Source information:
A computed fold for an 85-nucleotide RNA from a Pseudomonadota bacterium, annotated as c-di-GMP-I-GGC riboswitch aptamer.
RNA sequence: AGUGACAAAGGCAAACCCGUCGAAAGGCGGGGACGCAAAGCCACCGGUCUUCGGGACGAUUCCCAUGACGGCGGGGCUGCCACGA
Numbered sequence: 001a002g003u004g005a006c007a008a009a010g011g012c013a014a015a016c017c018c019g020u021c022g023a024a025a026g027g028c029g030g031g032g033a034c035g036c037a038a039a040g041c042c043a044c045c046g047g048u049c050u051u052c053g054g055g056a057c058g059a060u061u062c063c064c065a066u067g068a069c070g071g072c073g074g075g076g077c078u079g080c081c082a083c084g085a
C1' cells in the first nucleotide's frame, strides 16, 4: 500500500423522555444506548422528506421554489488503533 477477524487507547450515539428553536421536515442541549471502523467533515450526484410560498391539473397528484436528512447509496477531503507486504 492494503485489510477491519480479535484486542486495546479512546470516540460517536438510534429509539424513547425532558428542555428549547422552527410553519414543517427537522436542528440544538441534557438524559439514554440500538448500533457504528470513519456514525469525522463537505449537500457535489442520485434518493428520501418538508410546505410559511408560487404555478398546473379532473385529481388526494405533479412542477417550481424553500429548507431538512451524512445513522439511505455514491463521490471528495481528513484521521485513531490493530493487523500487515
Base pairs, nucleotide, nucleotide: 002083003082004081011036012035016031017030018029019028020027021026034071040077041076042075044074045073046072047069048068049067051065053064054063055062056061
Of the family's consensus pairs, 95% are formed in the model.
The coordinates come from a structure-prediction model, not an experiment, and the mean pLDDT is 81.
Lineage of the source: Bacteria > Pseudomonadati > Pseudomonadota.